[in-house]
Context: one part of a larger RNA
Molecule: small-subunit ribosomal RNA, 5' domain
Organism: metagenome
RNA sequence: GGACGAACGCUGGCGGCGUGCUUAACACAUGCAAGUCGAACGGAUGCUUCCUUGGUAGCAAUACCCUGGAAGUAUUAGUGGCGAACGGGUGAGUAACACGUGAGCAACCUGCCCUGAAGACGGGGAUAACAGUCGGAAACGACUGCUAAUACCCGAUGCCUUUCCCAGGUCGCAUGGCCGGGAAAAGAAAUGGAUUCCGCUUCAGGAGGGGCUCGCGGCCUAUCAGCUUGUUGGUGAGGUAACGGCUCACCAAGGCUUCGACGGGUAGCUGGUCUGAGAGGAUGAUCAGCCACACUGGGACUGAGACACGGCCCAGACUCCUACGGGAGGCAGCAGUGGGGAAUCUUGCGCAAUGGGCGAAAGCCUGACGCAGCAACGCCGCGUGGGGGACGAAGGCUCUCGGGUUGUAAACCCCUUUCGACAGGAACGAAAUUGACGGUACCUGGAGAAGAAGCCCCGGCUAACUACGUGCCAGCAGCCGCGGUAAUACGUAGGGGGCGAGCGUUGUCC
Repeated sequence: GGACGAACGCUGGCGGCGUGCUUAACACAUGCAAGUCGAACGGAUGCUUCCUUGGUAGCAAUACCCUGGAAGUAUUAGUGGCGAACGGGUGAGUAACACGUGAGCAACCUGCCCUGAAGACGGGGAUAACAGUCGGAAACGACUGCUAAUACCCGAUGCCUUUCCCAGGUCGCAUGGCCGGGAAAAGAAAUGGAUUCCGCUUCAGGAGGGGCUCGCGGCCUAUCAGCUUGUUGGUGAGGUAACGGCUCACCAAGGCUUCGACGGGUAGCUGGUCUGAGAGGAUGAUCAGCCACACUGGGACUGAGACACGGCCCAGACUCCUACGGGAGGCAGCAGUGGGGAAUCUUGCGCAAUGGGCGAAAGCCUGACGCAGCAACGCCGCGUGGGGGACGAAGGCUCUCGGGUUGUAAACCCCUUUCGACAGGAACGAAAUUGACGGUACCUGGAGAAGAAGCCCCGGCUAACUACGUGCCAGCAGCCGCGGUAAUACGUAGGGGGCGAGCGUUGUCC
């Protein structure tokens, strides 16, 4: 000198764009943050229409009430489907194939989506809802009875797939891969819902996503020198989507290490960011990619996908409810509270846009997101007026008392109106009937210099000097050093210098 997610002191007019718990991965009141589909299903409830048993009124048409039924429509607790594994947060742990980069998988998986091929035949038994009875303070639960499905099960068929056996062709870096042929065994479906269409099953391929393996790369410490028994390898088995000591039985005795094993400390990694001419050094906020975590520890279930932030089970700590028998909870989601701290925001508006989930759609949900609010926290831009105006007012300061200086500064004259304020109009963002932002940006009009300047410094480094006060006191200070009676270094004043809605100080990095 530059930089900052900064803080502190003094000061503070406006706008745009960004940024905002770096500390306690401390504890959390309250609200919201993941639902959706009635075009999968049976009910329930409301409304409308029609039919009907009976009754009342009427001569009748008909009206009203009641019983039962049908259709339509609206809502939806439950069964079922999809989603909830995304999106959002945090950085605790992790020195590791976690990350980056480059390869490999002849050892793998893949819901929704796209392409192609083939198909969906015949049956069955339940169960929630509901009704009844009962238990419990509650959370919730038990028994009996009834019922549906795109819920569940059985059988059939097999283009095809898998396994095993037989013979062949072809290819490869090994295990082996690919191709077609024959025999055997096993394996599907919801022909459902709507009446544009959407679904179901099997197989092949694709896209995107994921899993695994390896080369190389990136912290400190030797005041850590030896480490290791599933350890290293083999055979066999189990397990997995898949290879593998991943697990197990048996066998062998191996494996790593001064090119730093093992141990200890620290740390999420990267694109990037800051600095620097570069090499390098430091760093990893915001944004983006990957990883890990979700009160602490462990575990599996469901599922295409989790060992699952707003799912389940167990244990623990903590908090809450309780009728003392037993229950409920997890903000490192968005706001917000307490606490810690030098320090970090609103319990806001909206789904209008973009994106996501569900749905045929209308649409519903979305604290993702879009906006607004707060904060000079940062960057950038603008303003606080412009011109004229005395050999120079007053006042201040100083003085050798002549003067000098503040100083064209002010007053005064002329002019302008950015920004702000006031009044009127008023968008783009949306293709459409949809705009939170917002009567906002922006435009126009009139008024009036009007509402808008401070902070630090002035001994040298370093730009800017005098007076008074003080008297090694009070104090200053980044270094050198100032102050003990003439202090340009302390305090105040006048003057001056620097920067300017900021200016200084502190901290950290280069």